[in-house]
Molecule: small-subunit ribosomal RNA
Organism: Mahella australiensis 50-1 BON
RNA sequence: AGAGUUUGAUCCUGGCUCAGGACGAACGCUGGCGGCGUGCCUAAAACAUGCAAGUCGAACGGAUAUACUAACAUUAAGCGAUUAAUGGGAGUAUAUUAGUGGCGGACGGGUGAGUAACACGUGAACAACCUGCCCUGUACAGGGGGAUAACAGACCGAAAGGACUGCUAAUACCCCAUGAGACCACAGCAUCGCAUGAUGCAGGGGUCAAAGGAGCAAUCCGGUAUAGGAGGGGUUCGCGGCCCAUUAGCUAGUUGGUGAGGGUAGAAGCCCACCAAGGCGACGAUGGGUAGCCGGCCUGAGAGGGUGAACGGCCACACUGGGACUGAGACACGGCCCAGACUCCUACGGGAGGCAGCAGUUGGGGAUAUUGCGCAAUGGGCGAAAGCCUGACGCAGCGACGCCGCGUGAGGGAAGAAGGUCUUCGGAUUGUAAACCUCUGUCGAGUGGGAAGAAAGAAAUGACAGUACCACUGGAGGAAGCCCCGGCUAACUACGUGCCAGCAGCCGCGGUAAUACGUAGGGGGCUAGCGUUGUCCGGAAUUACUGGGCGUAAAGGGCGUGUAGGCGGUAGAGCAAGUCAGGUGUGAAACCCCCGGGCUCAACUCGGGGCAUGCAUCUGAAACUGCGAUACUUGAGUGCAGGAGAGGGAAGCGGAAUUUCUGGUGUAGCGGUGGAAUGCGUAGAUAUCAGGAAGAACACCGGUGGCGAAGGCGGCUUUCUGGCCUGCAACUGACGCUGAGGCGCGAAAGCGUGGGGAGCGAACAGGAUUAGAUACCCUGGUAGUCCACGCUGUAAACGAUGGAUACUAGGUGUAGGUGGUAUCAAAGCCAUCUGUGCCGAAGUUAACACAUUAAGUAUCCCGCCUGGGGAGUACGGCCGCAAGGUUGAAACUCAAAGGAAUUGACGGGGGCCCGCACAAGCAGCGGAGCGUGUGGUUUAAUUCGAAGCAACGCGAAGAACCUUACCAGGUUUUGACAUGCAUAUGAAUUAUGCAGAAAUGCAUAAGGCUUAUCGAAAGAUAAGACAUAUGCACAGGUGGUGCAUGGUUGUCGUCAGCUCGUGUCGUGAGAUGUUGGGGUUAAGUCCCGCAACGAGCGCAACCCUUAUUGUUAGUUGCCAGCACGUAGAGGUGGGCACUCUAACGAGACUGCCGUGGAUAACACGGAGGAAGGUGGGGAUGACGUCAAAUCAUCAUGCCCCUUAUGAUCUGGGCUACACACGCGCUACAAUGGCCGGAACAAAGAGGAGCGAAGCGGUAACGCAGAGGGAAUCUCAAAAAACCGGUCUCAGUUCAGAUUGUGGGCUGCAACCCGCCCACAUGAAGAAGGAGUUGCUAGUAAUCGCGGAUCAGCAUGCCGCGGUGAAUACGUUCCCGGGCCUUGUACACACCGCCCGUCACACCAUGAGAGUCUACAACACCUUAAGCCGGUGAGCUAACCGCAAGGAGGCAGCCGUCCAAGGUGGGGUAGAUGAUUGGGGUGAAGUCGUAACAAGGUAGCCGUAUCGGAAGGUGCGGCUGGAUCACCU
Repeated sequence: AGAGUUUGAUCCUGGCUCAGGACGAACGCUGGCGGCGUGCCUAAAACAUGCAAGUCGAACGGAUAUACUAACAUUAAGCGAUUAAUGGGAGUAUAUUAGUGGCGGACGGGUGAGUAACACGUGAACAACCUGCCCUGUACAGGGGGAUAACAGACCGAAAGGACUGCUAAUACCCCAUGAGACCACAGCAUCGCAUGAUGCAGGGGUCAAAGGAGCAAUCCGGUAUAGGAGGGGUUCGCGGCCCAUUAGCUAGUUGGUGAGGGUAGAAGCCCACCAAGGCGACGAUGGGUAGCCGGCCUGAGAGGGUGAACGGCCACACUGGGACUGAGACACGGCCCAGACUCCUACGGGAGGCAGCAGUUGGGGAUAUUGCGCAAUGGGCGAAAGCCUGACGCAGCGACGCCGCGUGAGGGAAGAAGGUCUUCGGAUUGUAAACCUCUGUCGAGUGGGAAGAAAGAAAUGACAGUACCACUGGAGGAAGCCCCGGCUAACUACGUGCCAGCAGCCGCGGUAAUACGUAGGGGGCUAGCGUUGUCCGGAAUUACUGGGCGUAAAGGGCGUGUAGGCGGUAGAGCAAGUCAGGUGUGAAACCCCCGGGCUCAACUCGGGGCAUGCAUCUGAAACUGCGAUACUUGAGUGCAGGAGAGGGAAGCGGAAUUUCUGGUGUAGCGGUGGAAUGCGUAGAUAUCAGGAAGAACACCGGUGGCGAAGGCGGCUUUCUGGCCUGCAACUGACGCUGAGGCGCGAAAGCGUGGGGAGCGAACAGGAUUAGAUACCCUGGUAGUCCACGCUGUAAACGAUGGAUACUAGGUGUAGGUGGUAUCAAAGCCAUCUGUGCCGAAGUUAACACAUUAAGUAUCCCGCCUGGGGAGUACGGCCGCAAGGUUGAAACUCAAAGGAAUUGACGGGGGCCCGCACAAGCAGCGGAGCGUGUGGUUUAAUUCGAAGCAACGCGAAGAACCUUACCAGGUUUUGACAUGCAUAUGAAUUAUGCAGAAAUGCAUAAGGCUUAUCGAAAGAUAAGACAUAUGCACAGGUGGUGCAUGGUUGUCGUCAGCUCGUGUCGUGAGAUGUUGGGGUUAAGUCCCGCAACGAGCGCAACCCUUAUUGUUAGUUGCCAGCACGUAGAGGUGGGCACUCUAACGAGACUGCCGUGGAUAACACGGAGGAAGGUGGGGAUGACGUCAAAUCAUCAUGCCCCUUAUGAUCUGGGCUACACACGCGCUACAAUGGCCGGAACAAAGAGGAGCGAAGCGGUAACGCAGAGGGAAUCUCAAAAAACCGGUCUCAGUUCAGAUUGUGGGCUGCAACCCGCCCACAUGAAGAAGGAGUUGCUAGUAAUCGCGGAUCAGCAUGCCGCGGUGAAUACGUUCCCGGGCCUUGUACACACCGCCCGUCACACCAUGAGAGUCUACAACACCUUAAGCCGGUGAGCUAACCGCAAGGAGGCAGCCGUCCAAGGUGGGGUAGAUGAUUGGGGUGAAGUCGUAACAAGGUAGCCGUAUCGGAAGGUGCGGCUGGAUCACCU
């Protein structure tokens, strides 16, 4: 950094898709180790169990335990004092702690439901505030009092718990004193501030404090008041960050004020009373939807976009809703009260609970962990401290969830092992890979040692953990997978499958040779992971600020006017908002970047620096923008003088035409069309003349002429009126440009009311056309078209091009002015302004094209676009009488839709040209009979193929058996045929018999091979050839696929075309050359011109044949002359002149002349010549087209069959027959038939062959066998023609089918099913409908001859000669072809493409009587707890009072507010709904043919109307219409 995908190809536009990165992920396959992180994204669902907030006995009274122990009691001893023991237990000490009290439970931890908000971020403000613990300072702590829990007693309750009586303490509570100080009110002074105001000082007055504990003590810890600090909090404001305008108006405490009202820590409608009527909103109020915000994180070059897990800051919440209490702090996650839902306990009376703390459970889900250890560290609470508590935290466990690191071994090792896979069978590959040899020891395992983390100060203290780490031991041992391999995109083969199974991110693969499916081998990529899915950014300049567009691709508003807004001329001063520069504050930490440090490295982490693009503030600058003034004239406007015009409104007038009416003339038609008909007309039309009426429109002039903003405007006159142009330079002095909304105008059609109505004319009717014809054509014809008034508001309302200003070569028309020049004048010429066209440079453009009238270069403003379809549709809003207009989606669906240009192909487009293409002719076919082929039908089989031309007398140059591939039946299985191996037997071979339809089987006989060795020989053994049998490899297949192929062939077409190299043009496909201009030709044949110059394959020529001739040669050919000879005959001698034969030559080239033409090419005419303009004929077939034909000529891949789809035999079939078609033969007769006579060829063939003479037979033919392997012999007679005769127009003396009988030939065999002969029979047919074929000269027509195939069989095929015509004016038309051009929505290329209804299936969606749910409000009712207020007759310790009583307080009750709840009517959203509307999608449904070519009626737009449907028609508009003509 790009790539794939629209096309036959190209460029562009444009969407879709991919390659990258990321993740709290999930899923699939796989899984060795360690470190560091991380882990309910869903149900803010419900929770069992345990733990997560306690602590202080140095605040207090008790209690308990232990120890000691006083008083006292008892006992004992003693006379006694007293002593001892036992008991006792005040008290003391230590330890524990239920309660009172203090501090903390407002932190820490969780979650993201709510919230669009001062919630958050950022920057300010508080002169409008609070602050426990902590720090600093100042000043204090004197004297009293009354209670109460614990406890005890008795009681209620299942429990939770409650309540009564009595006792008691305090750092609990209360009163008094003191007052540095604070606060309050009063009235002063000083200083300061942006305002309210703040601060300080002094005055007197009022109010307000305190607590003790520990210690022997020093002292320490506390207490009170106050000032300040630190840290924390509260409040306010500027700015900033989501979507919907199909949410446009919202708002009554709402906005402001006053209050000697309330309330708060505190300003404030925060609340209340009163007053005013404000406040917010297009710079988006209100409403709806969605959402915790940020530092950051991901991505990106950046700008941006996305996101808000973990970590950090802020906020909000704690089952749901409401409420307050306490407190420094809460309206409080592990507090309280109430209501609700849910769960649990219950003795049914009542109670208890809140994991969005850590674990854990259930549920939900694609998905997310242990009911672990420890307070050792860090931090927190309490405490004087020891210490206690701490699921914060530190650790461990689980999970490849992520990041990072390491390993699964290293070196050597070619017989390139085996095996696998592929194979062209040679080999290649796996692959140094393995084996094998030599090593190493990370990780893991075992053994031994063993930390730091611990902290000032001696000791103690480690969950992790015997962990990290170190040493040793042993051995390659325990450790590799996943995805991909058609292109994008790195990586290819085989087999299986056969539009199946399947793949697929996009394009797309799969229908028998799949690198795309599945498997295998191989390869590529990454690696303890790899893929897939999901999401985000990127690529995407595909929302374009950076950084896009709007003539034709999506996109300029139909046009104006003008509001807000945006932008704005010249000059010099001023200010400083924007702008620029510097400073200050802030921009938390973490993150990011850079530099260092620590874990072996890294991830991770520590330190320093940068960054933090921002906000605020201060100072400065003054070019530009801005602001307020001043001035100017060039922008704009005014004035004066002229000018042109279908500009607009109103009124009047005019003639031509049409129709109609009246009258005249006049008679049979008129009208209409492609042709007709409907229609009109003898009741007098059409035509014609005269007169009248009516309505509408204004010929010629008339013009890419004029005017207007657009729509639009056309006879003439008058009148009212808008704009424009020119000249002058007097006036104003920027007054300008654009313009969201708004307002106005706005073709046609249409609507309303009232007129009018000649012509035209939707609808409608009739006639035609047609398969139909709801059309095109014709005859009629209503709305309408016209007028007035009102509505509608749309068009291809187009230059498909918004407006304004400036600048940037020219040329040439045209309209209107002005100036100059010239002229007597006009015309003209020059200059200039305004408008309107064409051509064209630079430039632009994807191209086409635009080009001073820009689509060029720039600035300003507005409108609009963002893939195609769905759809300008639905819903909603607004407008309209309606029709409808305007605004304007989504679901779903496709991978395209599109623009311009290119090459083709095509056109019921055009031009030019050619061809037996038509025309002109001749002969046919189509009718008949027969032959033959085909279809169809039939059949056991009628084997197969060929299918418009280009299948059909074609493969087949010849089906009785064979052929033969088909059918029936009989047989066979290494085979009918090839090669090889093994074993056994036998030579091979020949003949005969039997069974059988044959194949075949059985039997018998004859025969006994070659070579080598051994042997005297007989013979034996081995090898070879051959045969048989068995077995194995294999054979075989006319089985399939001609759409897997080779080869061959047909066809366009013997048409004149098809290409290349270099150059040039074009972004490119491509073009040029080859076009074109002019000729010409059979021809891209040739000439001239030309950005082309050359070349190749084709054309032509070279080849064969034929026509003339020469030379050579002379048998088998020939015979002129000579001789012989015959009935006749080149029969013979001889000869080679001629004919002929067959080899080599010559000849024809527009070479010569004339004319035309450009002097060329060439054409025409002529001469000469056998032949004249390629002389005739043949062979020869360019690039290619038709998936044309052939797997059944042959060859061949793959597939299939293998006791059969092979092989063989007999018989049958291919020959069938209602019928249809093609190609032929014979005819229909007199240009003929028949009979007789008698001429003239060419080209061929011949040995299993041609077969003569002669003879027999009516004949077919037979007998016979001469001659000839052929210029010798034979086939062989040529026939038509010619001569003579006969027939005389008839179904015949035409024609010969059919049939009968008898023969002949071939052949193993003519029944199915051959040919021929004779006799007999004697059908249809009398010249052929629509239509259609061949042929332009030795041709058509006609006549016979030969050959291949072949035993036999030809009317077919291939050849040969004989006789031998007619016609061609010409290119309008039909067919085919070539070149150029044009249109195209075709490219499988018109046998193309393609539209709509209907039918079927599926999908999403609108409407729909309604139904259900949710949400937010509103109105009313009710009102828990609670605060506040009132009341307080009941109750009442502290203070006052001697007392009575009072002050104060409490319960209770009442009131305001209010959650939940109830009722109601509306709103919004969603779901659902009989039925219904259109839409989309769907290999082969129905009807038509609308569009693309002039698409067969040019198409399209708006509107109206009609019709099964596409659609038709009317009116107006557009060219995004072909063709021809005209103009410029």